[in-house]
RNA sequence: GUUUGUCUUCAAGGCAGGGUGCAAUUCCCGACCGGCGGUAUAGCCCGCAACCCGUAUUUACGGUGGAACCUGGCGCAAUUCCAGGUGCCGACAGUAUAGUCUGGUAGAUAGAAGAUUGCC
Numbered sequence: 001g002u003u004u005g006u007c008u009u010c011a012a013g014g015c016a017g018g019g020u021g022c023a024a025u026u027c028c029c030g031a032c033c034g035g036c037g038g039u040a041u042a043g044c045c046c047g048c049a050a051c052c053c054g055u056a057u058u059u060a061c062g063g064u065g066g067a068a069c070c071u072g073g074c075g076c077a078a079u080u081c082c083a084g085g086u087g088c089c090g091a092c093a094g095u096a097u098a099g100u101c102u103g104g105u106a107g108a109u110a111g112a113a114g115a116u117u118g119c120c
């Protein structure tokens, strides 16, 4: 310098206030939140993971997998930044119907950092 193997650590946030009701953080008004990689800085551009289904049963492989536009500005470059405006989305199980409560989960993973080893 490279990143072949092994190992370690880390790796998600959020219903204030109010209404109805026997009962709802689940309905209604309203509030709040935004994993990882890529790209000019992104929940809604491209891709990935969680979850779910199937094959196999050590690992792994395959499938499924949500949502944004408009006006203006800077710039080589921005559906990502800045100003303004109006929207939208969010696994499964439980429970009065849940992105936010509880549970699988003191879990796993996309990945990030580090140690060591191999190679040059």
Stems, first nucleotide, its partner, number of pairs: 001119002005116006017029003031100002033090002035048004043088002052063004068086006092103003

About this RNA: Predicted 3D model of a 120-nucleotide RNA (FMN riboswitch aptamer (RFN element)) from Limosilactobacillus ingluviei. Rfam family: FMN riboswitch aptamer (RFN element). Rfam describes the family as follows. The RFN element is a highly conserved domain that is found frequently in the 5'-untranslated regions of prokaryotic mRNAs that encode for flavin mononucleotide (FMN) biosynthesis and transport proteins. Lineage of the source: Bacteria > Bacillota > Bacilli > Lactobacillales > Limosilactobacillus. The coordinates come from a structure-prediction model, not an experiment, and the mean pLDDT is 83.